Context: one part of a larger RNA
Molecule: large-subunit ribosomal RNA, domain IV
Organism: Planctomycetota bacterium
């Protein structure tokens, strides 16, 4: 110097990224409780008030008469009667998940997972689907469609618009295309057997040998017109299936806006809500509230860089070691720092 405590004048968040961290509050009892609400809860809401000791007094209540137990009524003591431990600080506005749960064993506990609840696809039983090398065996189920698998969404509440051109995925089968296999005709290779020359031998026209040609049948190679499923092409439907959801120009008795026309393009041009958002770059958008002063927050606008409906939209009582503001309480966080235990560190041994 540090560590873990304990105390602190006046002030009290002036500290800080953020009241982190510490204090504050706690127990039983009695009073008493808002907004909102899913009528259950919020709610120990908040907020007050008591709490030890003595008494042969009083009163109810229950008694196994011993006493228990609520309460009144007198009185005593201290600075302090949950006298030591243990034992919520509260409120108010928003955002995100509904909720109890679940997770990165070793920096993340969440707004992430899951959830119960919705919706859509597949399965007719030897199910689909998985496991398996398997036509074995098995899970699924000793179920059977109110069942089981597989995809999204994620209580509840009001809802979930358009757009099937593209991909995916279900019907369809006329007509092109399209494998392997067949296959009618050619083509080429080999050569029985022949053709002309040329040697040779002899019985003078055969017989043996060579080179050039032609070549049947058969075996072979390589073509092939036709024939040939699904599949793609092709019609159709299907978005709680991946997915997508316009530009410009011009108009109303001031301006201004633009109900309205036009005109290009598109499969079709964002409906309902919601909106500077955990989405807003310009941005500390403007306008209100709240402070002395507010880039955050809270209500409002809407030219939404670049929102929106089950990749859910918007809402919502309860909930939450979440997250953003604000206030009351309260304090050594702070202004500003001191003192004190106890244990290092240090000096000497």
């Nucleotide at each position: 110097c540090g560590g873990u405590c304990u105390u602190u004048a006046a002030g009290g968040a002036a500290c800080u990224a953020g009241g982190c961290a510490a204090a504050u509050u706690a127990a039983c009892c009695c009073c008493g409780u808002a907004a909102c609400u899913u009528c259950g809860g919020g709610a120990u809401a908040a907020g007050g008030g008591g709490u030890c000791c003595c008494g042969u007094c009083c009163u109810g209540u229950c008694u196994u008469c011993g006493g228990a137990u609520a309460g009144g009524c007198g009185g005593g003591c201290g600075c302090a009667g949950u006298g030591a431990a243990u034992c919520g600080g509260c409120a108010c506005c928003g955002g995100c998940g509904a909720c109890u749960g679940u997770u990165u064993a070793u920096c993340a506990a969440a707004a992430a997972c899951a959830c119960a609840g919705g919706u859509c696809u597949c399965u007719g039983c030897c199910a689909a689907g998985u496991c398996g090398u398997a036509c074995a065996g098995a899970c699924g189920a000793c179920g059977u469609a109110u069942a089981g698998a597989g995809a999204c969404u994620g209580a509840c509440g009001c809802c979930u618009g358009c757009u099937c051109g593209g991909u995916g995925c279900g019907g369809g089968a006329a007509u092109g295309u399209u494998a392997a296999g067949g296959a009618a005709g050619g083509c080429g290779g080999u050569u029985a057997u022949u053709g002309u020359c040329c040697c040779g031998a002899c019985u003078u026209g055969u017989c043996g040998g060579g080179a050039c040609g032609a070549g049947a049948a058969g075996c072979u190679g390589g073509c092939g017109a036709c024939u040939g499923a699904a599949g793609c092409a092709c019609c159709c439907g299907u978005a709680a299936a991946c997915g997508g959801c316009g530009g410009c120009c011009c108009u109303a008795a001031c301006u201004a806006u633009g109900a309205g026309g036009g005109u290009c393009c598109u499969a079709a041009g964002g409906u309902a809500g919601c909106g500077a958002a955990g989405u807003u770059c310009c941005u500390u958008g403007u306008c209100g509230g709240g402070u002395a002063a507010g880039u955050u927050c809270c209500g409002a606008c809407g030219c939404g860089c670049a929102u929106g409906a089950a990749u859910g939209g918007c809402g919502u009582a309860a909930c939450g070691a979440c997250u953003g503001g604000u206030g009351c309480a309260c304090u050594g966080u702070c202004u500003c720092a001191a003192a004190g235990a106890c244990c290092g560190a240090c000096u000497c041994g």